The RNA shown here (Bacterial RNase P class A) has 410 nucleotides and comes from Nakamurella antarctica.
The gene name in the source record is rnpB.
The coordinates come from a structure-prediction model, not an experiment, and the mean pLDDT is 75.
RNA sequence: CGAGUUGGCUGGGCAGCCGCGUCACUGGUCGAGGGAUCGGUGUCGAGGAAAGUCCGGGCUCCACAGGGCAGGGUGGUUGUUAACGGCAACCCGGGGCGACCCGCGGGACAGUGCCACAGAAAAUAGACCGCCAGCGAGGGCUUUCGAGCCCACGCCGGUAAGGGUGAAACGGUGGUGUAAGAGACCACCAGCGUGCCGGGCGACCGGUGCGGCUAGGUAAACCCCACCCGGAGCAAGGUCAGGAUCCGCGGCUUAGGCUGCGGUGCGCAAGUGUUUGAGGGCGGCUCGCCCGAGCUUGCGGGUAGACCGCUAGAGCGUGCUGGCAACGGCAUGCCGAGAUGGAUGGUUGCCGAACGGGAUUGCCGCGAGGCACCCGGGAACAGGACCCGGCUUAUAGGCCAACUCGUCCC
Numbered sequence: 001c002g003a004g005u006u007g008g009c010u011g012g013g014c015a016g017c018c019g020c021g022u023c024a025c026u027g028g029u030c031g032a033g034g035g036a037u038c039g040g041u042g043u044c045g046a047g048g049a050a051a052g053u054c055c056g057g058g059c060u061c062c063a064c065a066g067g068g069c070a071g072g073g074u075g076g077u078u079g080u081u082a083a084c085g086g087c088a089a090c091c092c093g094g095g096g097c098g099a100c101c102c103g104c105g106g107g108a109c110a111g112u113g114c115c116a117c118a119g120a121a122a123a124u125a126g127a128c129c130g131c132c133a134g135c136g137a138g139g140g141c142u143u144u145c146g147a148g149c150c151c152a153c154g155c156c157g158g159u160a161a162g163g164g165u166g167a168a169a170c171g172g173u174g175g176u177g178u179a180a181g182a183g184a185c186c187a188c189c190a191g192c193g194u195g196c197c198g199g200g201c202g203a204c205c206g207g208u209g210c211g212g213c214u215a216g217g218u219a220a221a222c223c224c225c226a227c228c229c230g231g232a233g234c235a236a237g238g239u240c241a242g243g244a245u246c247c248g249c250g251g252c253u254u255a256g257g258c259u260g261c262g263g264u265g266c267g268c269a270a271g272u273g274u275u276u277g278a279g280g281g282c283g284g285c286u287c288g289c290c291c292g293a294g295c296u297u298g299c300g301g302g303u304a305g306a307c308c309g310c311u312a313g314a315g316c317g318u319g320c321u322g323g324c325a326a327c328g329g330c331a332u333g334c335c336g337a338g339a340u341g342g343a344u345g346g347u348u349g350c351c352g353a354a355c356g357g358g359a360u361u362g363c364c365g366c367g368a369g370g371c372a373c374c375c376g377g378g379a380a381c382a383g384g385a386c387c388c389g390g391c392u393u394a395u396a397g398g399c400c401a402a403c404u405c406g407u408c409c410c
Base pairs, nucleotide, nucleotide: 001406002405003404004403005402006401007400008399009398010397012351013350014349015348016347017346018345020045021044023042024041025040026039027038028037029036030035047381051392052391054390055389056388057387058386059233060232061231062230066287067286068285069284071229072228073227074226075225076090077089078088079087080086091105092103093102094101095100106224107223111222112221113218114217115216128163129162130159131158132157134155135154136153138151139150140149141148142147171189172188173187174186175185176184190214192211193210194209195208196207197206198205199204237308238307239306240305246263247262248261249260250259251258252257266300267299268298269297270296271295272294279291280290281289282288315334316333317332318331319330320329321328322327355376356375357374358373361372362371363370364369
């Protein structure tokens, strides 16, 4: 210098003008007052993903007699954490020359199911071609006339060595054996089960003995094993105000009616039910237990406002410190959105990094080369809505660190 791997970071700055939201202070106007409204000054005002809402937790409400049965999730090991399906380190398997990357990684001797197409046969398998024996019959050749050899055919068997099909065909190589063959037998190798020794917290690794000669795949098929799991969500939830309807009391009015205060929390219709029990609770179901006079549907009417919850938190920065790391401990400093028809924007000017190209002028270096110089360049994805920890997805242009492979120079 080129090509990569991993981790981390950034993702505009300044000024002017106009504009928006929160909070504090303050001025004017209106109002009896609580307050309303119009300004002024200051303060703060989105993200690395605020997104998808896929996991986990906090918080809130409901439930918290009991029994039984379902349902969901996770899945190598050890850690980490409030928790997790996250993360870290390691193990095993696979990929890469390498840095490193990938794995939906319990069990297929508990049982059941399934294995497309092709193929004869797809799981206590199977004979299509091939090989071989027996029987039958035919042809050819030789002949010492006894027979022998060769070729093709039919029937009935043997055979998993060879061919062919397939993702997969019931271990591999060599030998013995045989009519031909076959773990039928033997040696070695692979793999399975099991015992022992050594190492590791563990997953597992290394060594060694024995056994039977061989066991297909699939659990993101049912299933089995181990562990975990109440439900609903800030429209949670709470406080206040207001209202249709009717009733009571009072005021005004000839009457119809209007109005103040207090209470109630609307009306109509249909269906169904009241001890022969509707419906509700024990938020999956069921048994059982408890409550129990309403419940369901349709139509019409009313209100759909304010405040709390709400942002100081498993918070952020810095330093020291434990740990390989994820992550923890201690000290110290800081306060950084809180909208609700939902603010955080627009415009002008200047600057602007990296980066790309040019030239071979200058500087540095023994050199490969580097720096200066000139021109260009000029910001993507996207925006809170109770809050956090993760994951996933989107993201123009870039930067930094460590490491790997290669080329050139000294």
The model forms 97% of the base pairs in the Rfam consensus.